[in-house]
Molecule: transfer RNA
Organism: Bacillota bacterium
RNA sequence: GGUGACGUAGCUCAGUUGGCUAGAGCACUCGGCUGAUAACCGAGAGGUCGGCGGUUCGAGUCCGCCCGGCACCA
Numbered sequence: 001g002g003u004g005a006c007g008u009a010g011c012u013c014a015g016u017u018g019g020c021u022a023g024a025g026c027a028c029u030c031g032g033c034u035g036a037u038a039a040c041c042g043a044g045a046g047g048u049c050g051g052c053g054g055u056u057c058g059a060g061u062c063c064g065c066c067c068g069g070c071a072c073c074a
Base pairs, nucleotide, nucleotide: 001073002072003071004070006068007067010026011025012024013023019057028044029043030042031041032040050066051065052064053063054062
């Protein structure tokens, strides 16, 4: 340099043919339970969906460019 697959919560990841408010597990905070801790139960907080632009009534999802790391080729 070229090709490919990726980037969604602190971490690991879902997200259907583009369609109401973007979700799960773990972690975190608070409460319950316990003599106490863990486990368990309940609740809560936490997101510019990598960035910019485009298409569309409507974009995490489609298109273009850019950024980042990964694999392969040279």